The RNA shown here (c-di-GMP-I riboswitch aptamer) has 85 nucleotides and comes from a Gammaproteobacteria bacterium. The source organism's lineage runs through Bacteria, Pseudomonadati, Pseudomonadota and Gammaproteobacteria. Model confidence (mean pLDDT): 84 of 100. It was read from a public genome assembly, where an Rfam model found it.
[in-house]
RNA sequence: UGGUGAAAAAGCCACACCCGUCGCGAGGCGGGGCCGGAAAGCCACGGUUCUCAUUAUGAAUUACUGAGAAGGCCGGGUUGCCAUC
Numbered sequence: 001u002g003g004u005g006a007a008a009a010a011g012c013c014a015c016a017c018c019c020g021u022c023g024c025g026a027g028g029c030g031g032g033g034c035c036g037g038a039a040a041g042c043c044a045c046g047g048u049u050c051u052c053a054u055u056a057u058g059a060a061u062u063a064c065u066g067a068g069a070a071g072g073c074c075g076g077g078u079u080g081c082c083a084u085c
Stems, first nucleotide, its partner, number of pairs: 002085004012037002017032006035072001041078003045075003048070006055063002
């Protein structure tokens, strides 16, 4: 440096849900919580899903476009602990 792995040791994060708060909303943040994770650390580049708005359709809905959200949806980029090869 690269591969493999979480068995051991030290640790880390925190699903759902609840409370508070911000947001039209998806959702974010803080606290509690702890389903799980070997990058569930970070990054919206590609895909996907979701939200809002305009227009078309016009019962709903659906489609295009624009602006957002999700890194614990997937891929990719990048950084890192331990063990082992």